[in-house]
The RNA shown here (SAM riboswitch aptamer (S box leader)) has 107 nucleotides and comes from a soil metagenome. The prediction has a mean pLDDT of 84. The model forms 91% of the base pairs in the Rfam consensus. RNAcentral holds the sequence, with entries from MGnify.
RNA sequence: CUCAUCGAGAGCGGUGGAGGGACGGGCCCUGAGAAGCCGCGGCAACCGGCGAGGCGCAAGCCUCGUGGCAGGUGCCAACUCCCGCGGAGGAGACUCCGGAAGAUGAG
Numbered sequence: 001c002u003c004a005u006c007g008a009g010a011g012c013g014g015u016g017g018a019g020g021g022a023c024g025g026g027c028c029c030u031g032a033g034a035a036g037c038c039g040c041g042g043c044a045a046c047c048g049g050c051g052a053g054g055c056g057c058a059a060g061c062c063u064c065g066u067g068g069c070a071g072g073u074g075c076c077a078a079c080u081c082c083c084g085c086g087g088a089g090g091a092g093a094c095u096c097c098g099g100a101a102g103a104u105g106a107g
Stems, first nucleotide, its partner, number of pairs: 001107006011040005019029003023084004041076003045073003048069001049066007080101001085098005
């Protein structure tokens, strides 16, 4: 940079000591102990594995299924916590659609 997904799911202990939720605003979490690190546990999206089917001379490719495969990566407060830009509806509160940004995976 490209593509896919993001309303589901899943936490305890030790250590540590004041921050954390990307950024800004809001609103939350947190000395009844934040982040980080370690151990154990859990979740199941992508890749991989396995099974079936299709195409192909073949190498291989595609589709569907499968976690009673947890191997790689990831994740385990709140919709990606909400909004941020544009549009539609509404008297308004607000609701909806699309985008941006971000996160994760694969290339």